This is a predicted structure of a 116-nucleotide RNA (FMN riboswitch aptamer (RFN element)) from Dermacoccus nishinomiyaensis. The sequence is in RNAcentral, with records from MGnify. Model confidence (mean pLDDT): 81 of 100. Rfam family: FMN riboswitch aptamer (RFN element). Its family is annotated with FMN binding in the Gene Ontology. Rfam describes the family as follows. The RFN element is a highly conserved domain that is found frequently in the 5'-untranslated regions of prokaryotic mRNAs that encode for flavin mononucleotide (FMN) biosynthesis and transport proteins.
RNA sequence: CCCGGGGUAGGUGAAAUUCCUAGCCGGCGGUGAAAGUCCGCGACCCGGCCCGCUUCGACAGGGGUCGGUUGACUCGGUGAGAUUCCGAGACCGACGGUUAAAGUCCGGAUGGGAGG
Numbered sequence: 001c002c003c004g005g006g007g008u009a010g011g012u013g014a015a016a017u018u019c020c021u022a023g024c025c026g027g028c029g030g031u032g033a034a035a036g037u038c039c040g041c042g043a044c045c046c047g048g049c050c051c052g053c054u055u056c057g058a059c060a061g062g063g064g065u066c067g068g069u070u071g072a073c074u075c076g077g078u079g080a081g082a083u084u085c086c087g088a089g090a091c092c093g094a095c096g097g098u099u100a101a102a103g104u105c106c107g108g109a110u111g112g113g114a115g116g
Stems, first nucleotide, its partner, number of pairs: 001116002008022004024103001025093002027041004036091002045068007053061001073089005095107003
């Protein structure tokens, strides 16, 4: 210095890009062979401890550090080797907000961070 994709069409309704039908998307490293579902990491969330920051003082806020929690796959085929390829059918997706429930809209985030 770089570093995340995706709300389209139709339906119901007073109200939904949040519900229903069909469709859409998939961070980083690893792996006998290419992975959203294997192993691990990050993000989000929660907590302990520390601070010379904020403050009159702080149990609030900010920073640091350590730790915890954390979703989802089967069958068949090829092969030396594949839960990674091919075929088929499934499944999963933080927190806050919203005239009505969100992986996709808005926001923290012009942030953080694995990593390159």